[in-house]
RNA sequence: AGAGUAGGCUGUGCGACCGCGGAGCCCUGGCUCCGAGGAAAGUCCGAACUCCAUAGGGCAGGGUGCUGGGUAACACCCAGUGGGGGCGACCUCAAGGAAAGUGCCACAGAAAACACACAGCGGUUUCCGCGAAGGUGAAAAGGCGAGGUAAGAGCUCACCAGCAGUUGGGUGACCAACUGGCUUGGCAAACCCCACCCGGAGCAAGAUCAAAUAGGAAGGAUGGAGUGGCCCGCUCCCUUAUCCUUCGGGUAGAUCGCUUGAGAAGCAGGGCAACCUGCUUCCUAGAGAGAUGGUCGCACCCUUUCCUGAAAGGGACAGAAUUCGGCUUAUAGGCCUACUCUCGUU
Numbered sequence: 001a002g003a004g005u006a007g008g009c010u011g012u013g014c015g016a017c018c019g020c021g022g023a024g025c026c027c028u029g030g031c032u033c034c035g036a037g038g039a040a041a042g043u044c045c046g047a048a049c050u051c052c053a054u055a056g057g058g059c060a061g062g063g064u065g066c067u068g069g070g071u072a073a074c075a076c077c078c079a080g081u082g083g084g085g086g087c088g089a090c091c092u093c094a095a096g097g098a099a100a101g102u103g104c105c106a107c108a109g110a111a112a113a114c115a116c117a118c119a120g121c122g123g124u125u126u127c128c129g130c131g132a133a134g135g136u137g138a139a140a141a142g143g144c145g146a147g148g149u150a151a152g153a154g155c156u157c158a159c160c161a162g163c164a165g166u167u168g169g170g171u172g173a174c175c176a177a178c179u180g181g182c183u184u185g186g187c188a189a190a191c192c193c194c195a196c197c198c199g200g201a202g203c204a205a206g207a208u209c210a211a212a213u214a215g216g217a218a219g220g221a222u223g224g225a226g227u228g229g230c231c232c233g234c235u236c237c238c239u240u241a242u243c244c245u246u247c248g249g250g251u252a253g254a255u256c257g258c259u260u261g262a263g264a265a266g267c268a269g270g271g272c273a274a275c276c277u278g279c280u281u282c283c284u285a286g287a288g289a290g291a292u293g294g295u296c297g298c299a300c301c302c303u304u305u306c307c308u309g310a311a312a313g314g315g316a317c318a319g320a321a322u323u324c325g326g327c328u329u330a331u332a333g334g335c336c337u338a339c340u341c342u343c344g345u346u
Stems, first nucleotide, its partner, number of pairs: 001342010012299007020035007037317001041328002044326005049202004061198005066080005081095001082093004096193002101191002103187003118134001120130004142160002145157003161183001163180007206256004216247007223237005263282008300315007
């Protein structure tokens, strides 16, 4: 210098004027303070909180699936192990069990798993031995070489792969060495087996206060009928009508939930890290599903034109609604850190 790998930060700034939402103060229109994001998004996981359901245990159903750790919890994060890819920095993997059982393996091929062997090799040739070389396929009964044999074959041997055991290392996944006998196809993102976990709905959750109209319950007044010669009184109907009082449910409406929280920043300590602990400081939208904007000036960046400092245009993705922890997706431009490979110079 070129080509890369991994990670992080920022994501227009300042001022003036006019507006919008919330809170407070004076008080009926002024003042002060605060007012979007790294994703506020998708609503994909996990929680807090609220209501409903719920003895305990099991079945069914769903989820997770190498090991150790972190966390309130997780399908998230960190550090490792193993497989695959890259010269490398590094990337990537639903990565338990196929020797519990059942099932499947298209086409081609003799055969896709109890070897009924197409072509072939050999012999003592109506039969028998073999599975080495051929061809098929994604996959062919350990691979390759030598010995051996009638021809062959782990039949024997060396090396390699795999399996089992012993020893050593590691908390563990696993790794290394040695020994042994000779070998067991693949698929569980097929059923299944094993281990662990799992109630439902969601802030429009839910709680409190509580009009008008209608309807409900209790009590009373007016009323109707009977008794009686009449009145009072008494009895019945007072489920029909009117009025009054009280009570409870509930709608509109209002208030709470609502933003101080697994909170943020700085410093110190522990830990490889994720993360944890302590101290100090700070309070930062809370809605009506409705606010968070506009104009001007000066800087910044990008593009174009004239041309070497001016003019014009533009400034990414997007945008709160109960709150957190993650994941995923979108994002113009700029900046920083660590590392790798190649070439050149000294």